[in-house]
This is a predicted structure of a 537-nucleotide part of an RNA (large-subunit ribosomal RNA, domain I) from freshwater bacterium LH6-2. Its mean pLDDT, the model's own confidence on a scale to 100, is 83.
Context: one part of a larger RNA
RNA sequence: GGCACAUGGUGGAUGCCUUGGCUCUGAGAGGCGAAGAAGGACGUGGUAAGCUGCGAUAAGCUGCGGGGAGAUGCACACAAUCGUUACAUCCGCAGAUUUCCGAAUGGGACAACCCAGCACGCUGAAGGCGUGUUAUGCCGUAGCGAUACGGUAAGCCAACCCCGGGAACUGAAACAUCUAAGUACCGGGAGGAACAGAAAAUAACAAUGAUUCCCCGAGUAGUGGCGAGCGAAAAGGGAAGAGCCCAAACCGGGGUGGCGUGCCGCCCCGGGGUUGUAGGACCGCAUUUAGAAAACGUCGUCAAGUUGAACCCUCUGGAAAGUGGGACCAUAGCAGGUGACAGUCCUGUAGGCGCAAAUCGACGUGGACGAGCGGUAUCCUGAGUAGGGCGGGACCGGAGAAAUCCUGCUUGAAUCCGCCGGCACCAUCCGGCAAGGCUAAAUACUCCUCAGAGACCGAUAGUGAACCAGUACCGUAAGGGAAAGGUGAAAAGCACCCCAAACAGGGGAGUGAAAUAGUACCUGAAACCGUGUGCCU
Repeated sequence: GGCACAUGGUGGAUGCCUUGGCUCUGAGAGGCGAAGAAGGACGUGGUAAGCUGCGAUAAGCUGCGGGGAGAUGCACACAAUCGUUACAUCCGCAGAUUUCCGAAUGGGACAACCCAGCACGCUGAAGGCGUGUUAUGCCGUAGCGAUACGGUAAGCCAACCCCGGGAACUGAAACAUCUAAGUACCGGGAGGAACAGAAAAUAACAAUGAUUCCCCGAGUAGUGGCGAGCGAAAAGGGAAGAGCCCAAACCGGGGUGGCGUGCCGCCCCGGGGUUGUAGGACCGCAUUUAGAAAACGUCGUCAAGUUGAACCCUCUGGAAAGUGGGACCAUAGCAGGUGACAGUCCUGUAGGCGCAAAUCGACGUGGACGAGCGGUAUCCUGAGUAGGGCGGGACCGGAGAAAUCCUGCUUGAAUCCGCCGGCACCAUCCGGCAAGGCUAAAUACUCCUCAGAGACCGAUAGUGAACCAGUACCGUAAGGGAAAGGUGAAAAGCACCCCAAACAGGGGAGUGAAAUAGUACCUGAAACCGUGUGCCU
């Protein structure tokens, strides 16, 4: 030095575990904010660095309710206290307080700071202090006006939604039309959903009857350097289901203008009226019944919480929930804990109970709005609109034979004997009534709350984060971004002695089932480093 066996160190794999994650389900909630939010800074404890809570009333104050022996958060020590049968801690609801910054709003500023005006007070006084107030836009009221008063907006927020703008990489095996994609991204706006929505529809000689969503139709019809690709609709089947209001004609009232003084025009308010088998006004005739919201009443619902069945012995063991034996409950054998595996030990679970208010639901009262018959053909029925031309865009449709929809420029009707559509266009036929508006549900989403689930993960996994993590740390900045879990049933966390430096560390002793479980703590693999013995060289 090698090999073998034994025994250690180092190291932290593996096994087991789970406080944390991941993905969903069912309910709820779907907003917060000038009455100052979200988010922070600084404070606040007997000692107090951090986290949590709170705000100069500062781990808290008040009221009401719950609860019942302990309590002063994490935080296991000391100190000083509070409470023990109804005023502790604690839990729920409501309220008070709530520094400074932040939309930040008296002015300013390098956020958490600086400096003011006005009124009042300290107060007689201030280079002082305290309280209140003082930003801007829009709307309304008052005023001639300056202005005053009142209302409102702003800012934040995960996704979902609507609108306005709007890429490129990429694909086409290059690339330009095309694609990616109206995606990403930017801007604006709203709601718990949004958008859409009561036919100028779809169809096809038969009909349907607002919208939205799903299945199917269908990768079909189509479109397409007919390349890559893109890609409907009707019908059918389901979810849901709901319909309405204005403008105008006409009538009444008020105001105002033109003047020819009794007409015309305009504006405002009220009535009327709302339609395509046309409807309404107008003229006659008739006059009644379903039922929404607010509000009120009744009942129910909702808090912390409360009640809640049934087991003992034996053996092994450190420990019984395990073994053996004999019982019991069950509207409860979900689950978690307890010194190993517990229906009957604990917390619970099933099932009951629980007059704080708010909330929500049902019912009743209430009552906006709303209906019919006939006649006539005088009036009304949404105009820079429909449509056309040029350019662009949206549709499955890339300009095409290209309908339909939107519109920047330019033109420009008709008025019910009317007008639009049915994929160029024309006729016939059929369907409808644009140029005003509202509308629940079925649908989308989950920052958040409660309950629950998993042939999801189990600490290099699962969130980046199981642990004081968006932390430490890096970067001028935008931004990037970790590592790090486990003693034991219980600290019983090793009194005392010895070595050592009044260390570190160790040896005894003691605790414990175990200390090779000693806080460098479960298990403790390998690499790597020793020690002992044997053999070989």
It matches the Rfam family "Bacterial large subunit ribosomal RNA". Rfam links the family to the GO terms structural constituent of ribosome and ribosome. The full RNA is in RNAcentral, with records from SILVA.